[in-house]
Context: one part of a larger RNA
RNA backbone atom coordinates (compact mmCIF):
# COMPACT_ATOMS: atom_id res chain seq x y z
C1' N A 1 0.00 0.00 0.00
C1' N A 2 -4.33 -3.22 -2.23
C1' N A 3 -8.29 -5.55 -0.20
C1' N A 4 -11.45 -6.34 4.61
C1' N A 5 -13.71 -4.45 8.28
C1' N A 6 -15.53 -1.08 13.59
C1' N A 7 -23.29 -2.99 18.67
C1' N A 8 -20.78 -7.85 21.68
C1' N A 9 -14.29 -10.71 18.48
C1' N A 10 -8.98 -5.15 17.05
C1' N A 11 -11.76 -0.55 15.62
C1' N A 12 -16.99 5.65 16.05
C1' N A 13 -13.65 10.96 18.32
C1' N A 14 -17.55 12.15 25.42
C1' N A 15 -20.22 16.12 22.50
C1' N A 16 -21.60 20.43 19.73
C1' N A 17 -20.12 25.06 16.48
C1' N A 18 -16.75 25.75 12.96
C1' N A 19 -12.44 26.91 8.50
C1' N A 20 -9.66 24.45 4.54
C1' N A 21 -10.87 20.58 1.85
C1' N A 22 -14.17 16.97 0.15
C1' N A 23 -19.27 16.29 -2.03
C1' N A 24 -23.92 18.38 -3.48
C1' N A 25 -30.86 19.59 -6.64
C1' N A 26 -34.46 20.68 -11.34
C1' N A 27 -34.37 22.69 -16.47
C1' N A 28 -32.01 25.60 -20.66
C1' N A 29 -28.25 28.05 -22.94
C1' N A 30 -22.83 28.55 -23.62
C1' N A 31 -17.31 26.87 -23.09
C1' N A 32 -14.76 22.73 -23.78
C1' N A 33 -10.99 22.04 -18.59
C1' N A 34 -12.08 16.45 -16.96
C1' N A 35 -13.58 12.90 -20.30
C1' N A 36 -13.94 10.31 -25.64
C1' N A 37 -12.51 9.23 -30.39
C1' N A 38 -9.01 10.08 -34.44
C1' N A 39 -4.55 11.77 -36.99
C1' N A 40 0.88 13.15 -35.98
C1' N A 41 5.15 13.99 -32.77
C1' N A 42 7.63 11.54 -28.87
C1' N A 43 8.18 7.53 -26.11
C1' N A 44 17.39 6.21 -26.49
C1' N A 45 19.65 1.55 -26.98
C1' N A 46 19.70 -2.89 -24.04
C1' N A 47 16.14 -5.89 -21.32
C1' N A 48 11.22 -8.81 -20.91
C1' N A 49 7.95 -11.40 -25.43
C1' N A 50 6.99 -13.45 -30.07
C1' N A 51 9.59 -15.35 -35.28
C1' N A 52 14.56 -16.19 -36.89
C1' N A 53 20.05 -17.13 -37.25
C1' N A 54 24.99 -18.09 -34.82
C1' N A 55 28.89 -20.82 -31.68
C1' N A 56 27.63 -29.46 -31.83
C1' N A 57 23.12 -27.78 -27.16
C1' N A 58 22.44 -24.12 -23.67
C1' N A 59 23.23 -20.51 -21.01
C1' N A 60 25.40 -16.37 -24.21
C1' N A 61 25.65 -13.53 -28.44
C1' N A 62 22.47 -11.47 -32.63
C1' N A 63 18.18 -10.39 -37.20
C1' N A 64 13.36 -8.14 -37.40
C1' N A 65 8.69 -7.54 -34.87
C1' N A 66 5.76 -6.40 -31.52
C1' N A 67 4.92 -3.56 -27.36
C1' N A 68 6.51 0.43 -24.07
C1' N A 69 -0.30 0.73 -21.10
C1' N A 70 2.95 7.36 -20.97
C1' N A 71 3.47 12.54 -22.59
C1' N A 72 2.78 16.71 -26.01
C1' N A 73 -0.11 19.02 -30.16
C1' N A 74 -4.31 18.85 -33.81
C1' N A 75 -8.85 18.16 -35.27
C1' N A 76 -13.59 16.42 -33.71
C1' N A 77 -18.07 15.00 -29.73
C1' N A 78 -20.45 17.17 -25.91
C1' N A 79 -23.88 12.57 -22.35
C1' N A 80 -21.68 12.56 -17.95
C1' N A 81 -18.17 15.95 -13.99
C1' N A 82 -16.45 21.06 -14.29
C1' N A 83 -16.55 26.85 -15.43
C1' N A 84 -19.10 31.53 -16.76
C1' N A 85 -24.48 33.59 -17.58
C1' N A 86 -29.64 33.79 -16.67
C1' N A 87 -33.56 30.61 -14.65
C1' N A 88 -36.97 27.34 -11.19
C1' N A 89 -38.55 25.37 -6.40
C1' N A 90 -39.47 20.04 -4.10
C1' N A 91 -33.52 20.97 -0.47
C1' N A 92 -32.35 24.51 2.97
C1' N A 93 -34.04 28.76 5.78
C1' N A 94 -38.41 32.14 7.04
C1' N A 95 -42.95 36.45 8.52
C1' N A 96 -47.87 35.21 10.84
C1' N A 97 -50.66 32.09 14.80
C1' N A 98 -50.52 27.60 17.87
C1' N A 99 -48.83 24.64 21.75
C1' N A 100 -45.37 21.01 25.31
C1' N A 101 -41.76 20.49 28.69
C1' N A 102 -37.07 18.81 35.41
C1' N A 103 -33.67 22.74 28.37
C1' N A 104 -29.82 26.92 30.43
C1' N A 105 -29.27 31.72 33.55
C1' N A 106 -30.46 35.07 37.91
C1' N A 107 -33.28 36.49 42.11
C1' N A 108 -36.64 35.69 46.00
C1' N A 109 -40.31 32.46 48.37
C1' N A 110 -41.75 27.39 51.27
C1' N A 111 -42.65 23.21 53.47
C1' N A 112 -41.57 18.24 55.69
C1' N A 113 -37.25 16.10 58.14
C1' N A 114 -32.02 15.79 59.94
C1' N A 115 -28.66 18.14 63.87
C1' N A 116 -27.81 22.04 67.54
C1' N A 117 -29.52 25.71 71.20
C1' N A 118 -33.16 27.71 75.07
C1' N A 119 -36.54 26.71 78.85
C1' N A 120 -40.95 22.61 79.79
C1' N A 121 -43.03 17.77 81.19
C1' N A 122 -40.71 12.92 82.97
C1' N A 123 -37.17 9.17 84.68
C1' N A 124 -33.68 5.50 84.19
C1' N A 125 -32.00 3.76 80.82
C1' N A 126 -30.68 4.93 75.76
C1' N A 127 -28.00 3.72 71.36
C1' N A 128 -26.37 -0.09 68.61
C1' N A 129 -25.79 -5.57 66.29
C1' N A 130 -25.93 -11.64 64.65
C1' N A 131 -24.52 -11.10 69.34
C1' N A 132 -22.08 -7.34 71.99
C1' N A 133 -18.71 -3.50 72.49
C1' N A 134 -16.76 1.43 72.17
C1' N A 135 -20.57 5.52 72.51
C1' N A 136 -24.43 8.98 75.54
C1' N A 137 -26.80 8.92 80.14
C1' N A 138 -28.62 11.50 87.86
C1' N A 139 -23.99 17.60 85.75
C1' N A 140 -31.10 14.62 83.83
C1' N A 141 -30.26 11.47 78.32
C1' N A 142 -33.61 8.74 75.14
C1' N A 143 -39.47 10.00 74.71
C1' N A 144 -42.59 13.69 74.23
C1' N A 145 -45.00 19.23 73.27
C1' N A 146 -43.07 24.70 72.50
C1' N A 147 -40.02 28.54 70.72
C1' N A 148 -35.01 29.77 68.14
C1' N A 149 -30.41 28.63 64.56
C1' N A 150 -28.27 26.74 60.55
C1' N A 151 -26.90 23.77 56.26
C1' N A 152 -28.19 20.91 52.40
C1' N A 153 -31.98 18.33 49.62
C1' N A 154 -36.75 18.69 47.01
C1' N A 155 -41.14 12.85 49.91
C1' N A 156 -46.25 12.13 47.05
C1' N A 157 -47.30 14.22 41.80
C1' N A 158 -43.74 10.65 38.87
C1' N A 159 -44.67 7.47 34.17
C1' N A 160 -39.91 1.62 30.41
C1' N A 161 -43.09 10.25 31.21
C1' N A 162 -40.84 14.36 29.11
C1' N A 163 -36.72 17.73 27.86
C1' N A 164 -31.48 18.78 26.43
C1' N A 165 -26.07 18.35 21.45
C1' N A 166 -23.41 15.45 24.76
C1' N A 167 -22.75 15.94 30.48
C1' N A 168 -27.10 16.29 32.14
C1' N A 169 -31.86 18.53 34.16
C1' N A 170 -37.01 17.35 39.34
C1' N A 171 -40.43 22.29 45.55
C1' N A 172 -43.16 27.31 44.10
C1' N A 173 -42.93 32.00 41.82
C1' N A 174 -41.34 36.20 38.93
C1' N A 175 -37.18 37.80 35.48
C1' N A 176 -33.77 36.79 31.09
C1' N A 177 -32.78 32.80 27.22
C1' N A 178 -31.63 28.61 23.82
C1' N A 179 -33.95 24.42 20.89
C1' N A 180 -37.61 21.55 19.08
C1' N A 181 -42.76 20.49 17.27
C1' N A 182 -47.88 21.88 15.12
C1' N A 183 -50.88 24.54 11.26
C1' N A 184 -51.27 27.59 7.37
C1' N A 185 -48.16 29.86 3.92
C1' N A 186 -46.19 34.96 1.90
C1' N A 187 -40.88 35.63 0.78
C1' N A 188 -35.32 34.13 -0.45
C1' N A 189 -33.72 30.77 -4.48
C1' N A 190 -29.38 25.61 -3.56
C1' N A 191 -27.94 29.52 0.52
C1' N A 192 -27.46 22.84 1.66
C1' N A 193 -24.10 17.97 3.42
C1' N A 194 -19.92 16.67 6.20
C1' N A 195 -15.98 18.87 8.65
C1' N A 196 -8.53 17.44 8.80
C1' N A 197 -6.75 21.89 12.15
C1' N A 198 -9.07 25.11 15.06
C1' N A 199 -12.86 26.88 18.97
C1' N A 200 -16.61 26.06 22.90
C1' N A 201 -19.08 22.99 26.26
C1' N A 202 -17.96 18.35 29.05
C1' N A 203 -20.38 13.93 35.21
C1' N A 204 -17.69 12.42 39.48
C1' N A 205 -13.13 13.31 41.94
C1' N A 206 -9.28 16.47 42.60
C1' N A 207 -6.75 21.31 42.97
C1' N A 208 -6.19 27.56 43.91
C1' N A 209 -8.48 31.96 46.56
C1' N A 210 -12.39 33.21 49.41
C1' N A 211 -16.84 32.34 51.96
C1' N A 212 -19.67 28.19 54.41
C1' N A 213 -20.56 23.39 56.72
C1' N A 214 -26.57 20.47 59.15
C1' N A 215 -26.76 15.57 57.19
C1' N A 216 -23.36 12.28 54.97
C1' N A 217 -18.48 10.96 54.41
C1' N A 218 -12.08 9.19 51.93
C1' N A 219 -8.03 9.71 55.48
C1' N A 220 -8.17 8.92 60.53
C1' N A 221 -9.59 6.41 65.85
C1' N A 222 -11.74 3.19 68.79
C1' N A 223 -15.05 -1.12 69.16
C1' N A 224 -16.37 -6.04 67.28
C1' N A 225 -15.51 -10.41 64.06
C1' N A 226 -11.44 -12.94 62.74
C1' N A 227 -5.73 -17.40 62.96
C1' N A 228 -5.10 -12.49 61.54
C1' N A 229 -8.82 -8.23 59.49
C1' N A 230 -4.52 -2.37 57.45
C1' N A 231 -12.25 -4.47 55.62
C1' N A 232 -17.27 -6.67 55.64
C1' N A 233 -20.65 -4.60 60.82
C1' N A 234 -20.72 -0.82 64.85
C1' N A 235 -19.35 4.39 67.34
C1' N A 236 -17.02 8.36 66.49
C1' N A 237 -14.82 11.47 62.51
C1' N A 238 -11.53 15.56 58.98
C1' N A 239 -11.02 16.79 53.84
C1' N A 240 -14.87 16.88 50.75
C1' N A 241 -19.94 17.18 49.84
C1' N A 242 -22.55 22.88 49.21
C1' N A 243 -21.96 28.50 47.28
C1' N A 244 -18.63 32.65 44.21
C1' N A 245 -14.63 32.84 40.77
C1' N A 246 -10.60 30.16 38.02
C1' N A 247 -8.08 25.29 37.05
C1' N A 248 -8.30 20.11 35.91
C1' N A 249 -10.87 17.78 30.72
C1' N A 250 -11.40 12.57 31.99
C1' N A 251 -15.36 7.89 32.66
C1' N A 252 -18.84 0.49 31.14
C1' N A 253 -18.74 10.09 28.57
C1' N A 254 -23.02 2.99 26.76
C1' N A 255 -27.40 2.62 22.58
C1' N A 256 -19.92 -0.04 24.16
C1' N A 257 -24.20 1.66 17.28
C1' N A 258 -19.63 9.20 14.50
C1' N A 259 -23.49 12.82 11.13
C1' N A 260 -26.33 13.40 6.80
C1' N A 261 -29.98 12.13 3.01
C1' N A 262 -33.37 8.65 0.42
C1' N A 263 -35.76 4.07 -0.26
C1' N A 264 -38.18 -0.36 2.09
C1' N A 265 -44.24 -5.14 4.83
C1' N A 266 -46.73 -4.84 9.43
C1' N A 267 -48.53 -4.94 15.24
C1' N A 268 -49.19 -2.22 19.61
C1' N A 269 -48.46 1.04 23.72
C1' N A 270 -47.21 6.16 25.03
C1' N A 271 -45.77 11.80 24.40
C1' N A 272 -47.09 16.33 21.97
C1' N A 273 -49.48 19.08 18.27
C1' N A 274 -53.71 19.37 14.10
C1' N A 275 -58.10 17.44 12.17
C1' N A 276 -62.79 14.82 13.55
C1' N A 277 -67.60 12.38 15.79
C1' N A 278 -70.26 13.33 20.64
C1' N A 279 -73.67 17.33 25.21
C1' N A 280 -68.66 19.14 28.59
C1' N A 281 -65.50 15.47 29.73
C1' N A 282 -63.91 10.58 29.19
C1' N A 283 -63.59 8.52 24.70
C1' N A 284 -63.05 7.07 18.98
C1' N A 285 -60.75 7.90 14.37
C1' N A 286 -56.48 9.63 11.73
C1' N A 287 -51.67 12.84 9.49
C1' N A 288 -47.20 14.89 11.28
C1' N A 289 -43.12 14.55 14.93
C1' N A 290 -40.86 11.75 19.64
C1' N A 291 -40.18 7.84 22.34
C1' N A 292 -40.94 2.02 24.08
C1' N A 293 -42.30 -3.10 22.68
C1' N A 294 -43.31 -7.44 19.44
C1' N A 295 -42.00 -9.20 14.89
C1' N A 296 -41.49 -10.08 8.84
C1' N A 297 -38.61 -9.78 4.70
C1' N A 298 -33.59 -8.43 4.32
C1' N A 299 -28.80 -8.58 7.64
C1' N A 300 -25.62 -11.34 11.04
C1' N A 301 -20.27 -15.67 12.94
C1' N A 302 -23.90 -16.16 16.21
C1' N A 303 -26.39 -13.78 20.03
C1' N A 304 -29.50 -10.59 17.75
C1' N A 305 -30.88 -5.90 14.35
C1' N A 306 -35.43 -5.15 12.04
C1' N A 307 -38.80 2.24 9.07
C1' N A 308 -35.13 4.98 15.83
C1' N A 309 -31.87 -0.51 11.02
C1' N A 310 -27.03 -3.83 12.79
C1' N A 311 -31.94 -3.87 6.02
C1' N A 312 -30.52 -1.40 0.35
C1' N A 313 -27.72 2.88 -1.45
C1' N A 314 -24.66 7.16 -1.71
C1' N A 315 -21.63 11.72 0.50
C1' N A 316 -18.13 13.19 4.61
C1' N A 317 -15.40 12.55 8.79
C1' N A 318 -13.16 9.61 12.83
C1' N A 319 -10.78 4.99 13.92
C1' N A 320 -8.79 -0.74 13.28
C1' N A 321 -4.46 -4.07 11.40
C1' N A 322 -2.29 -11.06 16.83
C1' N A 323 -1.36 -10.91 22.95
C1' N A 324 1.79 -8.83 26.70
C1' N A 325 5.68 -5.30 26.96
C1' N A 326 2.17 -0.20 27.35
C1' N A 327 -1.84 3.40 26.29
C1' N A 328 3.85 2.47 28.99
C1' N A 329 9.21 5.00 28.12
C1' N A 330 11.02 9.12 25.14
C1' N A 331 10.57 13.90 22.86
C1' N A 332 6.33 17.84 22.20
C1' N A 333 2.48 20.34 23.73
C1' N A 334 -0.82 21.66 27.89
C1' N A 335 -1.67 21.94 33.81
C1' N A 336 -0.58 24.99 40.31
C1' N A 337 -0.09 20.16 40.58
C1' N A 338 -2.57 15.18 40.57
C1' N A 339 -2.01 14.50 35.68
C1' N A 340 -3.85 14.75 30.58
C1' N A 341 -3.20 14.82 24.85
C1' N A 342 -0.18 13.05 20.86
C1' N A 343 2.78 7.98 20.93
C1' N A 344 7.06 4.00 20.28
C1' N A 345 10.52 -0.30 20.51
C1' N A 346 13.77 -4.03 22.18
C1' N A 347 12.50 -8.41 24.07
C1' N A 348 8.83 -12.19 24.32
C1' N A 349 4.74 -15.98 23.48
RNA sequence: CUGGGCGUAAAGCGCGCGUAGGUGGCACAUCAAGUCAGGCGUGAAAGCCCCGGGCUCAACCUGGGAACUGCGUCUGAUACUGGCAGGCUUGAGGCCGGGAGAGGGUAGUGGAAUUCCCAGUGUAGAGGUGAAAUUCGGAGAUAUGGGGAGGAACACCAGAGGCGAAGGCGACCACCUGGGCCAAUACUGACGCUGAGGCGCGAAAGCGUGGGGAGCAAACAGGAUUAGAUACCCUGGUAGUCCACGCUGUAAACGAUGAGUGCUGGUUAUCGCGGGUAUCGACCCUUCGGUGUCACAGCUAACGCAUUAAGCACUCCGCCUGGGGAGUACGGCCGCAAGGCUAAAACUC